[in-house]
């Protein structure tokens, strides 16, 4: 350097233009229950979805850059 792919909550994911002010697991917090940890129960926080732009009535999702990492071609 060309060309594909991936990039969403602390992790790991789900999500084919409206039902998404983005669910789920585990994790953390609290309170329940226990003599007390564990397991268990029930409620709580926590991602403006790598960045910037575009397009559209309306984007996580579509299109363009950029940056990361993966693979492949030279």
């Nucleotide at each position: 350097g060309g060309c594909g792919c991936a990039u969403u909550c602390g992790u790991c994911u789900a999500g084919c233009g409206g039902c998404c002010u983005a669910g789920g697991a585990c994790g953390u917090c609290a309170c329940c229950c226990u003599u007390u940890c564990a397991a268990g129960g029930u409620g709580a926080a926590g991602a403006u979805c790598a960045c910037g732009g575009g397009u559209u009535c309306g984007a996580a999702u579509c299109c363009c850059g950029u940056a990361u990492g993966c693979g492949u071609c030279a």

Predicted 3D model of a 74-nucleotide RNA (transfer RNA) from Herpetosiphon geysericola. It matches the Rfam family "tRNA". The family's RNA type in Rfam is transfer RNA. Gene Ontology term of the family: triplet codon-amino acid adaptor activity.